The RNA shown here (transfer RNA) has 73 nucleotides and comes from Elusimicrobia bacterium ADurb.Bin231. Rfam family: tRNA. About the family: Transfer RNA (tRNA) molecules are approximately 80 nucleotides in length. By type it is a transfer RNA. The RNAcentral record of the sequence draws on ENA. The organism belongs to Elusimicrobiota, within Bacteria.

Parts: sequence; structure tokens; C1' cells
RNA sequence: UGCGGGGUGGAGCAGAGGCAGCUCGAAAGGCUCAUAACCUUUAGGUCGGGGGUUCGAAUCCCUCUCCCGCUAC
Repeated sequence: UGCGGGGUGGAGCAGAGGCAGCUCGAAAGGCUCAUAACCUUUAGGUCGGGGGUUCGAAUCCCUCUCCCGCUAC
């Protein structure tokens, strides 16, 4: 410098145009003599930033930024 992959609740990841979800974790309750396990519920998200397309964008396009890998000088 070029190419590819990625950035989505606290963690790990889905979602490829139509109300943002899963597992774990957290909190509360249930169960238990009690703890764990198990069951129920709840909270927690400017979808990396900006712009564009569209009736509508996490999703498509442009640009910037950060992380990982490959390649070349």
C1' cells in the first nucleotide's frame, strides 16, 4: 500500500429490507432445612461514527474509524 473477514445488551453469537433475538451472566420471586440445580419474571441495545438509497435500513451503497488475517515493497 492492496485484499479479505469482523464491530449488534456485561460475555459469546444470530439476525442478509418490515416491531432486534438466542445462550450464558445479573436482579427478583418460586422450589429446598439450606446451597447448588431446576422453574417463572424483570432489567439491560445511539446495531462502531457520518452521509446516501428506500414508504421503510442492523441488513443495500459511499466514506471514516477500530480489531483480526493474508499479500507486496